[in-house]
Context: one part of a larger RNA
RNA sequence: GGAGAAACGCUGGCGGCGUGCCUAACACAUGCAAGUCGAACGCUCUGUACUUCGGUACAGGGAGUGGCGGACGGGUGAGUAACACGUGGGUGAUCUGCCUUUGGGUGAGGAAUACCAGCGAGAAAUCGCUGACAAUACCGCAUACGUUUGGUGACAAACAAAGCCUCUUUUUUGAGAGACGCCCGAAGAGGAGCCCGCGCCCGAUUAGCCAGUUGGUGGGGUAAUGGCCUACCAAAGCGACAAUCGGUAGCUGGUCUGAGAGGAUAAUCAGCCACACUGGGAUUGAGAACGGCCCAGACUCCUACGGGAGGCAGCAGUGAGGAAUUUUCCGCAAUGGAUGCAAGUCUGACGGAGCAACGCCGCGUGCAGGAGGAAGGUCUACGGAUCGUAAACUGCUUUUCCCAGGGAAGAGAAAGGACGGUACCUGGGGAAGAAGCCCCGGCUAACUACGUGCCAGCAGCCGCGGUAAUACGUAGGGGGCGAGUGUUCUCC
Repeated sequence: GGAGAAACGCUGGCGGCGUGCCUAACACAUGCAAGUCGAACGCUCUGUACUUCGGUACAGGGAGUGGCGGACGGGUGAGUAACACGUGGGUGAUCUGCCUUUGGGUGAGGAAUACCAGCGAGAAAUCGCUGACAAUACCGCAUACGUUUGGUGACAAACAAAGCCUCUUUUUUGAGAGACGCCCGAAGAGGAGCCCGCGCCCGAUUAGCCAGUUGGUGGGGUAAUGGCCUACCAAAGCGACAAUCGGUAGCUGGUCUGAGAGGAUAAUCAGCCACACUGGGAUUGAGAACGGCCCAGACUCCUACGGGAGGCAGCAGUGAGGAAUUUUCCGCAAUGGAUGCAAGUCUGACGGAGCAACGCCGCGUGCAGGAGGAAGGUCUACGGAUCGUAAACUGCUUUUCCCAGGGAAGAGAAAGGACGGUACCUGGGGAAGAAGCCCCGGCUAACUACGUGCCAGCAGCCGCGGUAAUACGUAGGGGGCGAGUGUUCUCC
């Protein structure tokens, strides 16, 4: 000098764009953050209409079975020195829901169960027994282009499925067309798993480490290779090219600095990883667990003392810690996501607004004229000098400001805008409402007076102050930067 997710002191007009718990991965009141589908299914409630009085149709609601989604999106950086990450490869050792393309199929049956009803237990959370009933839930059977397994091969064996809606037609059953599905394959796209080369902090005042350890065989397990696991056999394997141990740390694109080489860093944005009160476990699923389940622990809460409930490192917000970090806001209008044929519903993702000079950028706080160089302050050699064209005064302008009127784009065909009566435009008003902070001994731009008297104090270094202090304090003047400025901390 530059930079900062900064803080503190003094000061503070506006706008745009960003950013905002770096500390206690400390504890959390309250609300919201993941639902959706009646075009899979039965039941039930309300209203209206019709009724052969049994019900039916339509509109709206409810819990339940079922499907898809809760593995995305959002948060945090604790752990991790590791194939975690980066980069380049391998996978003939693998998986892949939804999506795209394409081939083939979708036949005939059965038994349950939730909701419900009855009875019962419990303070509650919730649960038990009995009975009936549905499906795109579940289970056989049939079929097999095919897939898998066995076989050199011919071939053999095993293995599927689900319907629903709209329209046309039909007296009905039914038939046809279309949409959405379902089953078995093939290919793709995107995603994921595993393996490998190289790179990847400090300490040798850490020198030896390792028993599933290193390899083999058989077996198990996995989507898949493998000591991943297991039995047996062999005795290997790693290490001064730093093993092991200890400390520290999420990694990267990037960011800051620097002419570069390099050094530092890892906020915001993006990619990957890890975690979700702490530890462990499985289940479901294409895929696994922040707002799922079970067990244990700590903590908090409810309790009728028998037993239960909870997890903000989601968005707001609270307490605590700290030098320090915001609203318990608006909206799904846009973008994106889940679901649905759709209308739509949900979405603290997101879009916005609010707060904070926290940062960057831009603008303003007037412009021109104006000497009797006014008053006043300060200094003075008492003549004057300086603040100083500065002010007053005269003329002008209105960015900004205030008031009023109009008023968007953002919405790809019609409608639909949270932001927002915002931006912007027009008219009116009036210089009106808007300047500070630090410094002036040298480094280093900027000097005098008074006060003080090694005191009070200053100070980044050198150093000032003990009676004429340009170095302390105040004033006048001056210098620097300017809605900021100075200090402190950190990095280059």
Background
Model confidence (mean pLDDT): 86 of 100. This is a predicted structure of a 492-nucleotide part of an RNA (small-subunit ribosomal RNA, 5' domain) from a mine metagenome. The RNAcentral record of the full RNA draws on SILVA.